This is a predicted structure of a 358-nucleotide RNA (Bacterial RNase P class A) from a Paracoccaceae bacterium. Of the family's consensus pairs, 96% are formed in the model. Its mean pLDDT, the model's own confidence on a scale to 100, is 78. The sequence was found by an Rfam model in a public genome assembly. Rfam family: Bacterial RNase P class A. Its family is annotated with tRNA processing, dimeric ribonuclease P complex and ribonuclease P activity in the Gene Ontology. Rfam describes the family as follows. Ribonuclease P (RNase P) is a ubiquitous endoribonuclease, found in archaea, bacteria and eukarya as well as chloroplasts and mitochondria. It is annotated as a ribozyme.
RNA sequence: GCGGAUGGCCGGAUGGCCGCGGAGCUCACGCUUCGAGGAAAGUCCGGACUCCACAAGGCAACGGUGCCGGGUAACGCCCGGCCGGGGAAACCCGAGGGAAAGCGCCACAGAGAUCAGACCGCUUCGGCCUGCCGGAGCAAGGGUGAAACGGUGGGGUAAGAGCCCACCGCGCCGCUGGCAACAGGGGUGGCACGGCAAGCCCCACCGGGAGCAAUGCCAAAUAGGAACCCCGCAUGGGCCGCCUUGGCCCGGGGUUCGGGUCGGCAGCCAGAGCGGCCGGGUAACCGGUCGCCCAGAGGAAUGGCCAUCCACGGGGGAAACCCCGGGACAGAAUCCGGCUUACAGGCCGUCCGCGCAU
Numbered sequence: 001g002c003g004g005a006u007g008g009c010c011g012g013a014u015g016g017c018c019g020c021g022g023a024g025c026u027c028a029c030g031c032u033u034c035g036a037g038g039a040a041a042g043u044c045c046g047g048a049c050u051c052c053a054c055a056a057g058g059c060a061a062c063g064g065u066g067c068c069g070g071g072u073a074a075c076g077c078c079c080g081g082c083c084g085g086g087g088a089a090a091c092c093c094g095a096g097g098g099a100a101a102g103c104g105c106c107a108c109a110g111a112g113a114u115c116a117g118a119c120c121g122c123u124u125c126g127g128c129c130u131g132c133c134g135g136a137g138c139a140a141g142g143g144u145g146a147a148a149c150g151g152u153g154g155g156g157u158a159a160g161a162g163c164c165c166a167c168c169g170c171g172c173c174g175c176u177g178g179c180a181a182c183a184g185g186g187g188u189g190g191c192a193c194g195g196c197a198a199g200c201c202c203c204a205c206c207g208g209g210a211g212c213a214a215u216g217c218c219a220a221a222u223a224g225g226a227a228c229c230c231c232g233c234a235u236g237g238g239c240c241g242c243c244u245u246g247g248c249c250c251g252g253g254g255u256u257c258g259g260g261u262c263g264g265c266a267g268c269c270a271g272a273g274c275g276g277c278c279g280g281g282u283a284a285c286c287g288g289u290c291g292c293c294c295a296g297a298g299g300a301a302u303g304g305c306c307a308u309c310c311a312c313g314g315g316g317g318a319a320a321c322c323c324c325g326g327g328a329c330a331g332a333a334u335c336c337g338g339c340u341u342a343c344a345g346g347c348c349g350u351c352c353g354c355g356c357a358u
Stems, first nucleotide, its partner, number of pairs: 001354010012309007020035006037329001041340002044338005049211004062207005067081005082096001083094004097202002102200002104196003119142002121138008150168006169191001170189004175184003215266004225257007236250005273292008310327001312325005
């Protein structure tokens, strides 16, 4: 210098004027201060919190998770490792428990797809007869397929075959290293055991339901409800068997109370908080200490204009420079930890390979 891998970060800056929302101060005018994000997004996981249900616990059903160790409040997240696959390497990818508990499935092609199988072939015998037919044996070679009942090499044989042997693979039993996943090595068995569990299933572990429109508090007008008091004067109805008197209820008026709607308040931002330093740890992360306060609206604020500058794009110019354009994705709604998705442009590291120079 070129090519590649990977981890982080920023994502316009400053000032002025006007405007909007919160808080504080003020009698008021007004002043001070704060005011979107790394994803506020998708609402996919995990929690906090609230209400409902429920003795504890177990079982069943349903759903989820699934190599090992660690981190965490928790997780399907993160870190470190193991195994398998890809790459020359840095590095990347993996729903990565169980297929000798059982059931099911394995398209097309192919003779045969799991109680294996014989199309072309190979060997041998017989017949015809000089390349065909029939019988018997075989499964090495060819062919099909994603996959063909271990692989390679040798021996053996009529030809063959774990039939026998060596190595590899596989099963079983010890050993060594590692917390473990696992790795290495030894002995042993001629081999019995194809694949799929993002098919049923088995095993282990986890999980009660609903969600801030949760939930709690305050509380109009109107209508309706309850209690008490008054009226019964006017018109009535019912009851105390009937009449008079009297009483009660319905009725009319008033006071008070309670539920609930509109509305208001809380929940609602000091927190699994953020930053610096020190310490532990490979790391995720944890501990200590110092400093900081960092939106809380709620029919819902976070905007506009101007000036100067910085990226960036286009044009001109030999250059200095000049002119024009010009800010990516996106907008909080109870909060927090993750994942995923979107993102103009730019910055900083670490590593691998090649070339050149020393």